[in-house]
Context: one part of a larger RNA
């Protein structure tokens, strides 16, 4: 001198923007943070309506509510930074060693049929928490039969950017779901949205390899699946990934091995740059989920709000036996120098389910609390004396405070009250209405006009008007660095201090007072990093 997720000390008047448990990855009360589809299914209480009634109901139809089966989502989004020194990350490549749900194009298909389980009813078992038994039942739930263009396996043949890429012949196993709507006496047809096979794409991930990536040699040797072959497994996919068996390798002073510490990055701070240093907030990766371990389901998880086992640690409990996981959002408690609202709304944006309507969404978006920072405004403007009282200082003349005051004229940013009042709203939906492909026709896809509907924040922002200097200035320093200086007290005491140093009777250095200087809603002060 610059900076900072800053903390304390004194002071505080407004607003925009950011920003807010750096400390124990300590332990949690309580709400809430994931659903959604009735246009996939079978049931359905209360209620309404119809009809019957012995007045007690009972029945049929709408089919809510609610759960069940079943589909999609729950692997994203949101939080932390233990672990990790590694292809975890940065870059730039590789995949002829690979998956990839939803979404795009495009090709072909969707033929006929079975048994079954929830829920339901009946029985029961248990304090619960959660089941058992025996019946009925649907389906886009499950399982077979057909077809099999391609695609997988095998086994041959060609062909190349030659490890598994491409064309091609035999064989063998193997697919699938329906729903809603329009015409129509029906059937049959046609429209969407689903649904199987494939081929490309997109997007997303797996793997691998070069080069960069902290300290300590007061760590020097490290290693038996350990390095390599062959075969085999497992894998979406190469490999000691893992087994058998063979050889006996493989790494290192260019730093292995072991120790200590840390997530990486893009950035950030500082610097003239070279560098030093950091890795909050906001983006990219990576890991993690009480603690260790495991695999299921699924395109994807070895899965924060799923599942199993073990550990702890809490709670229930009829002691036989259950439940719990806030490093999600607020919020509790301890911890600590220190770090916030149990808050409003889905109207935006963005997700996830649906055909929509919508539903849900502590993600976002606001709001509230904190001078934590940045930036911006205001605490009044003009005019007022050889200069008013006070206060200081003094050679006692006077200097100083000081145009400062006050008084006079003025303005209203701001405050205080009324009044008015936004943009942030596109859409989609719903009425109306047009064209375009298409097709017998319609519904229905699609491109448009017109109108309606939709704002938490918020009666905020902002305007306009009334009133009135009105509502608003403190911090630190004054010896020398370093801009500022006298008097009083104190008397190596008290006490200051970043250095050097001040204080033992005249201290410009300690305390007060007065002036002065510097920043100013801030000013010093610690701490850190250049």
């Nucleotide at each position: 001198g610059a900076a900072c997720g800053a903390a304390c000390g004194c002071u505080g008047g407004c607003g925009g923007c950011a920003c807010g448990c750096c400390u124990c990855a300590u332990a949690c009360a309580u709400g809430c943070a994931a659903g959604u589809c009735g246009a996939g299914c079978g049931c359905g209480a209360a209620a309404c309506c119809a009809c019957c009634u012995u007045c007690g109901g009972g029945u049929g139809a709408u089919g809510u509510a609610g759960a069940g089966c079943g589909g999609c989502g729950a692997a994203c989004g949101g939080g932390u930074g233990a672990g990790u020194a590694a292809c975890a990350g940065g870059u730039g490549g590789a995949u002829a060693a690979u998956c990839u749900g939803c979404c795009c194009u495009u090709u072909g298909g969707c033929g006929g049929g079975g048994g079954a389980c929830a829920a339901c009813a009946g029985c029961u078992g248990g304090a619960a928490a959660c089941g058992g038994c025996u019946g009925c039942u649907a389906a886009u739930a499950c399982c077979g039969c057909a077809u099999g263009u391609g695609a997988u396996u095998g086994u041959g043949g060609g062909u190349u950017u030659a490890u598994g890429g491409c064309c091609u012949g035999c064989a063998a196993g193997g697919a699938a779901a329906g729903g809603c709507g329009c015409c129509u006496c029906a059937a049959a047809g046609c429209g969407c949205c689903a649904c199987c096979a494939a081929a490309g794409g997109a997007u997303g991930a797996g793997u691998c390899c070069g080069c960069c990536c902290c300290c300590c040699a007061u760590u020097a040797g490290c290693u038996a699946g350990u390095u390599g072959g062959u075969g085999a497994g497992a894998u979406a996919a190469u490999a000691g990934c893992u087994c058998a068996c063979c050889a006996a390798g493989g790494c290192u002073u260019c730093g292995a091995u072991g120790g200590g510490u840390a997530g990486c990055c893009g950035a950030g701070c500082u610097g003239a740059g070279a560098g030093g240093u950091u890795g909050a907030u906001c983006g990219g990766c990576c890991a993690c989920a009480c603690u260790g371990g495991a695999a299921c389901u699924g395109a994807g998880a070895c899965a924060c709000g799923g599942u199993c086992c073990a550990g702890a640690c809490a709670c229930c409990u009829a002691c036989g036996g259950g439940u719990g996981g806030c490093a999600g959002c607020a919020g509790u408690a301890g911890g600590g120098a220190a770090u916030a609202u149990u808050g409003c709304g889905c109207a935006a944006u963005g997700g996830g389910c649906g055909a929509a309507a919508g539903c849900c969404u502590g993600a976002c978006g606001c709001a509230g609390c904190g001078a934590u920072g940045c930036c911006g405004c205001g605490u009044g403007a003009g005019u007022g004396a050889c200069g008013a009282a006070g206060g200081u200082c003094u050679u006692a003349g006077g200097a100083u405070u000081g145009u400062a005051a006050a008084g006079c004229u003025c303005u209203u940013u701001u405050c205080u009250g009324a009044g008015g009042g936004a943009a942030g709203a596109a859409u989609a939906g719903g009425u109306c209405u047009g064209g375009u492909a298409g097709g017998a026709a319609a519904u229905g896809a699609u491109c448009g006009g017109a109108u309606u509907c939709u704002g938490a924040c918020g009666g905020u922002a902002c305007c306009u008007c009334a009133g009135g200097a009105a509502u608003a200035a403190g911090g630190a320093a004054c010896g020398g660095c370093u801009a500022a200086c006298u008097c009083c007290g104190u008397g190596c005491c008290a006490g200051c201090a970043g250095c050097c140093g001040c204080g033992g009777u005249a201290a410009u250095a300690c305390g007060g007072a007065g002036g002065u200087u510097c920043c100013a809603a801030g000013c010093g002060u610690u701490g850190u990093u250049c």
Small-subunit ribosomal RNA, 5' domain from a metagenome, 530 nucleotides, folded computationally. Its mean pLDDT, the model's own confidence on a scale to 100, is 83.